[in-house]
C1' cells in the first nucleotide's frame, strides 16, 4: 500500500418525536439510534423524489363552439433535493492477520 479484528481511542446519527425554514421533495436545531471504516466534503455521471415556472398532449367541466377560460393526469424543459442509492473526485483517525 491493499485490506478492516469481538482491537483500542474516538466519531457519525436511520426511524420516530418536538421546534423552525422551504409551495414541495426536503434542510437545520433537539431528543433519539436502526446502522456507518469514509455515513466526512464536493450535486460532476446516472437513477430516485419534488415543483410556485414553461410548452405542447391527453381526459373532464362550463360553453352555441374545433373559441376561450378552468381542472386533473402523464410527458418534456427549466429550476431544485438526496452524497445513509450507485459511480466518481478530494480528505483523513487507528492498527491485528493475510
Nucleotide at each position: 500500500u491493499c485490506c478492516g479484528a469481538u482491537a483500542a481511542a474516538g466519531g457519525c446519527a436511520a426511524a420516530u418525536c418536538c421546534g423552525c425554514c422551504g409551495c414541495a421533495a426536503g434542510g437545520c436545531g433537539g431528543a433519539g439510534a436502526c446502522g456507518c471504516a469514509a455515513a466526512g466534503c464536493c450535486a460532476c455521471g446516472g437513477g430516485c423524489c419534488c415543483c410556485c415556472g414553461u410548452g405542447a398532449g391527453u381526459u373532464c367541466g362550463u360553453g352555441a363552439a374545433c373559441a376561450a377560460c378552468g381542472a386533473a393526469c402523464a410527458c418534456a424543459c427549466a429550476g431544485g433535493a438526496u452524497c445513509g442509492c450507485c459511480g466518481g473526485g478530494c480528505u483523513g483517525c487507528c492498527g491485528a492477520a493475510g